[in-house]
RNA sequence: GAGAUUCUUCGGGGUGAGGUGAAAUUCCUCAAUCGGCGGUAAAGGCCGCGACUCCCCGUAUGCGGGGAUUGAACCGGUGAAACUCCGGUCCCGACGGUAAAGUCCGGAUGGGAGAAGAAUCGU
Numbered sequence: 001g002a003g004a005u006u007c008u009u010c011g012g013g014g015u016g017a018g019g020u021g022a023a024a025u026u027c028c029u030c031a032a033u034c035g036g037c038g039g040u041a042a043a044g045g046c047c048g049c050g051a052c053u054c055c056c057c058g059u060a061u062g063c064g065g066g067g068a069u070u071g072a073a074c075c076g077g078u079g080a081a082a083c084u085c086c087g088g089u090c091c092c093g094a095c096g097g098u099a100a101a102g103u104c105c106g107g108a109u110g111g112g113a114g115a116a117g118a119a120u121c122g123u
Stems, first nucleotide, its partner, number of pairs: 003121008015031005032103002034093002036049004044091002053068006073089005095106003
């Protein structure tokens, strides 16, 4: 030095105005705005992961493991390299509640991919 163990902290953002109506931040009109984590030439759209949902197994009923499903982008430019940068034009967004929701309320003061740091061991 590689590495191992233990601990600590961090770890999701976003809507206005007007219209109709008994009722809409959900519908209609016009604008706006947000984007978890790792990889990689810098990513909501590429690859993978997490969460959500479902199924199976175990269970001390706290939860753990495995599996499945899981939305959306192209063109041009620069360059050794970019569906990631620049220019242009597009697109996507779980579930429950409710007058139909990416933006309100809720599960969630949750969980988590991971990130940073400390200590010990070790060489």